This is a predicted structure of a 72-nucleotide RNA (transfer RNA) from a Candidatus Nealsoniibacteriota bacterium.
The sequence is in RNAcentral, with records from ENA.
The organism belongs to Candidatus Nealsoniibacteriota, within Bacteria.
It matches the Rfam family "tRNA". The family's RNA type in Rfam is transfer RNA. Rfam's curators write: Transfer RNA (tRNA) molecules are approximately 80 nucleotides in length. Its family is annotated with triplet codon-amino acid adaptor activity in the Gene Ontology.
[in-house]
RNA sequence: GGCCCCAUCGUCUAGCGGUCAGGACAUUUGGUUCUCAACCAAAGAACACCGGUUCGACUCCGGUUGGGGCCG
Numbered sequence: 001g002g003c004c005c006c007a008u009c010g011u012c013u014a015g016c017g018g019u020c021a022g023g024a025c026a027u028u029u030g031g032u033u034c035u036c037a038a039c040c041a042a043a044g045a046a047c048a049c050c051g052g053u054u055c056g057a058c059u060c061c062g063g064u065u066g067g068g069g070c071c072g
Stems, first nucleotide, its partner, number of pairs: 001071007010025004018055001027043005048064005
């Protein structure tokens, strides 16, 4: 330098045109306990960025950024 893949709560992930963007772990609060752990209930928390297509975009298209792989 060329080609390909990936980017969603703190972490791991589901979702692939119309969902209040779901789950697990973690965190916080409450319950239980003499206390802690475990267990039970609840709460907060996310679509990398900029354009485009569309009535409607996390989802499709282009670009940017970052990460990874192959080739030279």